[in-house]
Context: one part of a larger RNA
Molecule: large-subunit ribosomal RNA, domain II
Organism: Candidatus Kouleothrix ribensis
RNA sequence: UCCGGCGAGUUACCCUCGGUGGCCGGUUAAGCCAGUCAUAGGCGGAGCCACAGCGAAAGCGAGUGUGCAGAGCGCGUCUGUCGCCGGGGGUAGACCCGAAACCGCUUGAGCUAUCCAUGGUCAGGCUGAAGCGUCCGUAACAGGACGUGGAGGGCCGCACCGGUGUCGGUUACAAACGGCUCGGAUGAACUGUGGAUAGGGGUGAAAUGCCAAUCGAAAGCGGAGAUAGCUGGUUCUCCCCGAAAUGCAUUGAGGUGCAGCCCGGCUGAAGAGGCUGCCCGAGGUAGAGCACUGUUGUUGUGCGGGGGCUUCACCGCCUACCAAGCGACGGCAAACUCCGAAUGCGGGUAGCUUACCACCGGAGUGAGACCGUGGGCGCAAACGUUCAUGGUCAAAAGGGAAACAACCCAGACCUGCAGCUAAGGUCCCGAAAUCCAUGCUGAGUGGUAAAGGAUGUGUCGUUGCCCAGACAACCAGGAGGUUGGCUUAGAAGCAGCCACCCUUGAAAGAGUGCGUAACAGCUCACUGGUCGAGUGACGGCGCGCCGAUAAUCCAGCGGGGCAAAGCAUGGUACCGAAGCUCAGGAUGCAGGCGUCAGCCUGCGUGGUAGGGGAGCGUCGAGCGCGCGGCGAAGCAUGAGCGGAAGCCCGUGUGGAGUGCGGUCGAGUGCGAAUGCCGGA
Numbered sequence: 001u002c003c004g005g006c007g008a009g010u011u012a013c014c015c016u017c018g019g020u021g022g023c024c025g026g027u028u029a030a031g032c033c034a035g036u037c038a039u040a041g042g043c044g045g046a047g048c049c050a051c052a053g054c055g056a057a058a059g060c061g062a063g064u065g066u067g068c069a070g071a072g073c074g075c076g077u078c079u080g081u082c083g084c085c086g087g088g089g090g091u092a093g094a095c096c097c098g099a100a101a102c103c104g105c106u107u108g109a110g111c112u113a114u115c116c117a118u119g120g121u122c123a124g125g126c127u128g129a130a131g132c133g134u135c136c137g138u139a140a141c142a143g144g145a146c147g148u149g150g151a152g153g154g155c156c157g158c159a160c161c162g163g164u165g166u167c168g169g170u171u172a173c174a175a176a177c178g179g180c181u182c183g184g185a186u187g188a189a190c191u192g193u194g195g196a197u198a199g200g201g202g203u204g205a206a207a208u209g210c211c212a213a214u215c216g217a218a219a220g221c222g223g224a225g226a227u228a229g230c231u232g233g234u235u236c237u238c239c240c241c242g243a244a245a246u247g248c249a250u251u252g253a254g255g256u257g258c259a260g261c262c263c264g265g266c267u268g269a270a271g272a273g274g275c276u277g278c279c280c281g282a283g284g285u286a287g288a289g290c291a292c293u294g295u296u297g298u299u300g301u302g303c304g305g306g307g308g309c310u311u312c313a314c315c316g317c318c319u320a321c322c323a324a325g326c327g328a329c330g331g332c333a334a335a336c337u338c339c340g341a342a343u344g345c346g347g348g349u350a351g352c353u354u355a356c357c358a359c360c361g362g363a364g365u366g367a368g369a370c371c372g373u374g375g376g377c378g379c380a381a382a383c384g385u386u387c388a389u390g391g392u393c394a395a396a397a398g399g400g401a402a403a404c405a406a407c408c409c410a411g412a413c414c415u416g417c418a419g420c421u422a423a424g425g426u427c428c429c430g431a432a433a434u435c436c437a438u439g440c441u442g443a444g445u446g447g448u449a450a451a452g453g454a455u456g457u458g459u460c461g462u463u464g465c466c467c468a469g470a471c472a473a474c475c476a477g478g479a480g481g482u483u484g485g486c487u488u489a490g491a492a493g494c495a496g497c498c499a500c501c502c503u504u505g506a507a508a509g510a511g512u513g514c515g516u517a518a519c520a521g522c523u524c525a526c527u528g529g530u531c532g533a534g535u536g537a538c539g540g541c542g543c544g545c546c547g548a549u550a551a552u553c554c555a556g557c558g559g560g561g562c563a564a565a566g567c568a569u570g571g572u573a574c575c576g577a578a579g580c581u582c583a584g585g586a587u588g589c590a591g592g593c594g595u596c597a598g599c600c601u602g603c604g605u606g607g608u609a610g611g612g613g614a615g616c617g618u619c620g621a622g623c624g625c626g627c628g629g630c631g632a633a634g635c636a637u638g639a640g641c642g643g644a645a646g647c648c649c650g651u652g653u654g655g656a657g658u659g660c661g662g663u664c665g666a667g668u669g670c671g672a673a674u675g676c677c678g679g680a
């Protein structure tokens, strides 16, 4: 990993609802009688339900309680009961498996911790304490030298006890080992034997260590099927309907209650539901506005204030300062409104449509996700978060978007080698236009991106100059007062400040730039000439350009490739889905018909949780009918039938049981539970 077998809503009692049956009041319980039959028959009425309610009660009673009430209001003004079957609830382990734990009673110190008793062990070597002796020394001590001596949780190092580092081992040699290396090795040393301490307890040179490969509380058995708002699993088929991820509350937040939404109901009621037209209505959003509340830009006026001058003071004067109020021109606001929609909402009415409400029974859901739109929070961040509203997914397959729950199109009952379309497409991959018309783009833009930048290009507009000659280029002029005044070392058009005049003239600035120390010089504005037709400025729109940078080769069209096979506008055709149509079939509901087999018509038939319905199959019981050594079941294989679960037949094998009909009863269907047992 696979295969086989086993493997999960049961049973008892009570309540409740539905179905079905008996009786109309229903029914017996224990027990008893009888005895082929028996899950049967007959007794047994104790008891239970019903038959009257209301009130806390006294109590009253088709009423009663409240109340002053004869009012109003609440609850009532009578029909069931006993079986069987089924749905649901309750009490029980109550669909199955699963804790970590808690408690009780026991068993453990042959491992290990500490202790008690009694024994055992420690090669060899080194060092050389005290004490003692001799000599020296001292007044005597002290002290010194040399010997002797043999102390020490002394030194080196076997046995022994450890376990430092590293390598190997890691389904190991081993559930802690091996190699090398290393620590202690006369001591708080190591060790044999016997003994002591026990689970909230022991022991502990203390780590929560150890107490038999187990220790933040041992192990075994029991309470025990503890509990598990948690995870996992929960077994045949088809048909009909089909959710929720919200509100309120919750020691509540991944649970639960009620409501909402789903399903079922020979239940009830009424014409309530939906859409559209018209009519009536409430409202303060979008927008807009500034009349209110606030806020704000420019400006005029200006109460008051600040500052300056002046005054002994009061006055007074000035002010490019602040500024109430008012005026002019303008803005802003969720918590502003003189205004004010569209939608939505309530109602009436008409038409169309087919839902709607209540009650009873059964649920599931109460983690939602993304997208569009309107808001809050956040950064006008997030595949962010939180509301509202619509959609899709969830629970939806099909076509498109290369691939891609949520986007676009479209909702799959089945069959068809038939047709038409949607989104999206029509050069090749790859079904269909190398289609038509008119423009645009030249950037592979298309086939990512901003602020910003730019004589790209097309088109539209405004405006200046221009055959009395514009624009560009070329030739020439570009002067005088004057070096304007000031400043300055200098300042002469050209550091800077001020002014910016006059003259000549076709024209020429008290000077556009370069330049000089300052001049000079070059140049421009401006003017004439040559030339001969357009030339400048500004703005709008379309498509392009730059801005443009990432790590393995392209890698920002799905690819090839495309100057159309790109973009815009218009047009014609075609392709394209499980959409629609056509043909046949199945099935649900409704209506009609029916000779009760069914037939016809219309509308439906995606689906998770979940509700409802109809069936298949297994084992067993009793009843009826069959089959079987002329070969049962089972197994293998081949053929066939049915809408599915499934069923049936032939042959082989097998060798003794077994089927069908209808009824009843279940240890009744496996692929999943890190399921259990066995096998490969």
Base pairs, nucleotide, nucleotide: 001680002679003678004677005676006675011092012091013090014089015088016087017086018085019084020083021082022081023080025049026048027047031043032042033041053060054059063075064074065073066072095233096232098230102223103222104221105220106219107218113197114196115195116194117193118192119191120190121189122187124156125155126154127152131148132147133146134145135144136143160184161183162182165180166179167178168177199215201211202210203209208217236615237614238613239612240611241610246259247258248257249256250255260365261364262362263361264360265359267358268357273353274352275351276350277349278348279347280346281345287339288337289336293333294332295331296330297329298328299327300326301325304322305321306319307318308317309316368393369392370391371390372389373388374387375386376385377384398409399408400407413585414584415583416582418581419580420579424575425574426573427560428559429558433572435571436570437569438568439567440566446562452546453545456543457542458541459540460539461538462537463536464535465534473530474529475528476527477526479503480502481501484498485497486496509524513522514521586605587604588603589602590601591600592599593598616669618666619665620664621663623661624660625659626658627657634653635652636651637650638649640647641646